[in-house]
Molecule: Glycine riboswitch aptamer
Organism: Candidatus Kurthia intestinigallinarum
RNA sequence: AUGAAGAUAUGGGGAGAGAACACUUGACUGUGUCGCCGAAGGAGCAAAUGGGAAACUAUGAAUCUCUCAGGCAAAAAGACUCGUAUUGGACG
Numbered sequence: 001a002u003g004a005a006g007a008u009a010u011g012g013g014g015a016g017a018g019a020a021c022a023c024u025u026g027a028c029u030g031u032g033u034c035g036c037c038g039a040a041g042g043a044g045c046a047a048a049u050g051g052g053a054a055a056c057u058a059u060g061a062a063u064c065u066c067u068c069a070g071g072c073a074a075a076a077a078g079a080c081u082c083g084u085a086u087u088g089g090a091c092g
Stems, first nucleotide, its partner, number of pairs: 006087008018034001020033004035072003041068001042066003048059004
């Protein structure tokens, strides 16, 4: 001199599923009853590796599985992703 991963902030893109029914409310606003969705969050696990004579045991991922939570018009949220700025300092 160059400036990777990561972090923070900010802007953009961003799916799925009943504007369900009953009562109520200015309004899913509140309560109850069913039916659904998975990409906030949460939970579970394979191969493998370690320990052990063995039985077992520990670690062990996700966009997979579960739907606790959340969501099912719009809005909000939204994993992930792109840009910008700051930081960072792999690397030469």